[in-house]
RNA sequence: CCAUGCUAAACGGGGAGGUAGCGGUGCCCUGUACUCGCAAUCCGCUAUAGCGGGGUUGAAUUCCCGACUCGAGGUUUUAUUUUGUCAGUGAGAGGUAAGUAAGUGAUGAUGAUCUUCGGGUCCUAUGCGACGAGAGCUUCUGAACCGGGUCAGGUCCUGACGGAAGCAGCCAUAAAGAAUGACUUUCGGGCGCCGUAGGGGAGCCUGGGGGGAGUUAACUGCGUGCUCUCUCCUGGGAAGAUAAUUAUCGAAAGUUGGGUGCAUGG
Numbered sequence: 001c002c003a004u005g006c007u008a009a010a011c012g013g014g015g016a017g018g019u020a021g022c023g024g025u026g027c028c029c030u031g032u033a034c035u036c037g038c039a040a041u042c043c044g045c046u047a048u049a050g051c052g053g054g055g056u057u058g059a060a061u062u063c064c065c066g067a068c069u070c071g072a073g074g075u076u077u078u079a080u081u082u083u084g085u086c087a088g089u090g091a092g093a094g095g096u097a098a099g100u101a102a103g104u105g106a107u108g109a110u111g112a113u114c115u116u117c118g119g120g121u122c123c124u125a126u127g128c129g130a131c132g133a134g135a136g137c138u139u140c141u142g143a144a145c146c147g148g149g150u151c152a153g154g155u156c157c158u159g160a161c162g163g164a165a166g167c168a169g170c171c172a173u174a175a176a177g178a179a180u181g182a183c184u185u186u187c188g189g190g191c192g193c194c195g196u197a198g199g200g201g202a203g204c205c206u207g208g209g210g211g212g213a214g215u216u217a218a219c220u221g222c223g224u225g226c227u228c229u230c231u232c233c234u235g236g237g238a239a240g241a242u243a244a245u246u247a248u249c250g251a252a253a254g255u256u257g258g259g260u261g262c263a264u265g266g
Base pairs, nucleotide, nucleotide: 001266002265003264004263005262006261009057010056011055012030013029014028015027020046021045022044023043024042034054035053036052037051038050063259064258065257066256067255068254069253073249074248075247077244078243079242080241081240082239083238085236086235087234088233090232091231092230093229094227095226096225097224099222100221102220103219104218105216106215107214114210115209116208117207118206119205120204121203122199123198124197125196126195127194128192129191131188132187133186134185135184136183137181138179139178140177141176148171149170150169155164156163157162
């Protein structure tokens, strides 16, 4: 140096998250890269940090290490802006309440606010009236027999005179019913421009007297309190968008340098 066989190794990597840490499953990027099983109330492991089974390539264009260029993408920081949220002895507007009395209005010398003396309104008792209910009183109706009076006819007793019971009718009535309230009496109460006595006197109405200029608060103004109404402002934190710098990790691609066996035979 050549040939054969084998072994290390390779058959994807990265970001965020998660984890004491590492790798994987799940998400995202790159882009094509053997296969089966396991796994988010997770799975496997421990600085040589997925485990287990099978398969292919195999010591180099292909495996390993270093440096540089470029660089998808992720994370972080800052600035601007949008949306919605929370808070405020913040500002304004609106609403509302009680004030004030500068202006307007109303009222007031035909006398305001105020003051004084009465009456009413109010309460209690009672009378009267009205209303309602009951009873009485008055009038009318009112008993086939079983209530009354009178009882034609008829019936009964008697020798006769005479007598007895008694239907219909008529009369007056009982119970009961109806009517009339111009009558009497008892009771009742969301009745009364009613009377009497007592009480109460805050407000209101009204009358007499005093005194002599304000009273009122409808509108405007002014100041004050409240509001969980609206707008603005300030501050906090949240989500989204854009940009950039900062920091950090970095797939893929490219350039360059280096490293890596064992056995047998010739």